Predicted 3D model of RNase P RNA and transfer RNA as a complex of 473 nucleotides.
[in-house]
């Protein structure tokens, strides 16, 4: 100068203040035992004040992916429909990582590709331009052949090598050849197909031969190939008030009873009960199976409490296998649960960054400034913001 | 907390990847004693923002960003 990785993102003291939890203090307030009716004992429940522990991030975000969890449920199966997309690997599992390949840039380290398929089929390529896809004759270059004294110019063909448009114009270059010209022909290169050798797990790489000479781009247009794909989401769920361990049904039964549903805010419509609502997947068929309730509206009340709730696909260190993602073992370690939602303010020292004065070039002074941003069920990723800083490894230049 | 939708002119909406437009609004003229209504004209847009596919994006993709809209319980 540049690259690319890891980390950290204030420190320390004092004074006040919050939250979970634990632990004894007093108060209050329940209901129990005990009692010489005065209390006394043990315990819960609410408050106050005290002490101890702990007490936001590397993105807590954005909700793009991906799971665990919990609930509707769980014969199949067809369309339809979303989603990924080079290979091999790793991982609960992803659109993620890690190697490696191919294709692009960079002198380099090294970035950067949503990278199947465009000889399955359909489609689109605007304007310019003569033609935009079974190609094509504007100029221009040749031949014929008519007019014309000539220059010139009508028609007919043949040329794609030059000219001009455009993103893109049907292999590039040199000869042969030809009237002119063209892979029409050859020699080199390039690029496809195909055969066959060789290396790799594999994508794909290297050789050799042959072929017709060359074949546009777009699939983040439909589409085709290949894999995968239930819905909802902690406001998921689940307990709790009481007339009652009551009734009504249905189902098993060992005929004792046992289990599931309702009854259970209210009201009003619609639709159903073997003529079969509804649900087993959101959309639709078929086909099983359950099956007695379901849908809509409108009104009232709460804004409650416990559980789900944080010990986990955990962190940290050592070691061992892998080129790495990662995994195997050993040991330590506990790191927030809040709900009108806690982690914050002042002040002082130091650290660090800017400016500006003084310098005795060692530093003093003074003033500012310190980022994004904040948990709400939990992981794993990714994208996205972010002042400033600390280590490593590697590249050019000198 | 978690699910969803939208974004083009001042407003209300259109545009098959192919030159961004229509109605209302505004300005300026006509008419009118004036204002309305009517007529002519004309003026406003980096299609939230940025990247990417492609010759070419308002339209596809993707990330950010602004708005909006639904849910909970009957203990």
């Nucleotide at each position: 100068a540049g690259c690319c990785g890891a980390c950290c993102g204030g420190a320390c003291g004092g004074c006040c203040g919050c939250g979970u939890c634990a632990c004894g203090a007093c108060c209050u307030c329940c209901g129990g035992c005990a009692u010489u009716c005065g209390u006394g004992c043990a315990g819960g429940u609410g408050g106050u004040g005290g002490u101890g522990c702990c007490g936001a991030g590397g993105a807590a975000a954005g909700u793009c992916c991906g799971g665990a969890c919990u609930c509707c449920a769980c014969a199949g199966g067809g369309c339809a429909g979303g989603g990924u997309g080079g290979u091999u690997g790793c991982c609960a599992a992803c659109a993620g990582c890690a190697a490696c390949c191919c294709g692009g840039g960079g002198c380099g380290a090294c970035c950067c590709g949503c990278g199947g398929g465009a000889c399955a089929g359909u489609g689109c390529c605007a304007c310019a331009g003569a033609a935009a896809a079974c190609a094509g004759a504007c100029c221009g270059c040749c031949g014929g052949u008519g007019c014309g004294a000539g220059a010139g110019u009508g028609c007919c063909g043949g040329u794609a090598a030059g000219g001009g448009u455009g993103a893109a114009a049907c292999g590039g270059c040199g000869g042969u050849g030809u009237a002119a010209g063209a892979g029409a022909c050859c020699a080199c290169c390039a690029g496809c197909g195909u055969u066959c050798c060789g290396g790799g797990c594999g994508a794909c790489c290297g050789g050799a031969g042959c072929g017709g000479c060359u074949c546009g781009g777009c699939a983040a247009a439909c589409c085709c190939c290949a894999c995968c794909c239930g819905g909802a989401g902690c406001a998921a769920g689940a307990u709790c008030a009481a007339g009652a361990a009551g009734a009504g049904u249905c189902g098993g039964u060992g005929c004792g009873c046992c289990g599931g549903c309702u009854c259970g805010c209210g009201c009003a419509g619609g639709c159903g009960u073997u003529c079969g609502a509804g649900g087993g997947c959101g959309g639709c068929c078929c086909g099983c199976c359950c099956g007695a309730g379901c849908c809509u509206g409108c009104g009232g009340g709460u804004a409650g409490a416990u559980c789900g709730c944080u010990a986990g696909a955990g962190c940290c260190u050592g070691u061992c296998g892998g080129c790495a993602a990662c995994g195997g073992c050993a040991g330590g370690c506990c790191g927030a649960g809040a709900u009108g939602g806690a982690u914050g303010g002042c002040c002082g020292u130091c650290a660090c960054c800017c400016g500006g004065c003084a310098c005795u070039c060692g530093u003093g002074c003074c003033g500012g400034g310190c980022a994004c941003a904040g948990g709400a069920u939990c992981c794993g990723g990714c994208u996205u913001a972010c002042a400033g800083g600390u280590c490593g490894a590697c590249u050019c230049g000198u | 907390g978690g699910g969803c939708c939208u974004c083009u002119a001042g407003c209300u909406c259109a545009a098959u990847g192919g030159c961004a437009g229509a109605g209302c609004u505004g300005c300026g003229g006509a008419c009118u004693u004036u204002u309305a209504a009517u007529c002519c004209g004309u003026a406003g847009g980096u299609u939230g923002u940025c990247g990417g596919u492609u010759c070419g994006a308002g339209u596809c993709c993707g990330a950010c960003g602004g708005g909006g809209c639904c849910c909970a319980c009957c203990a």

It holds a member of the Rfam family "Bacterial RNase P class A". By type it is a ribozyme.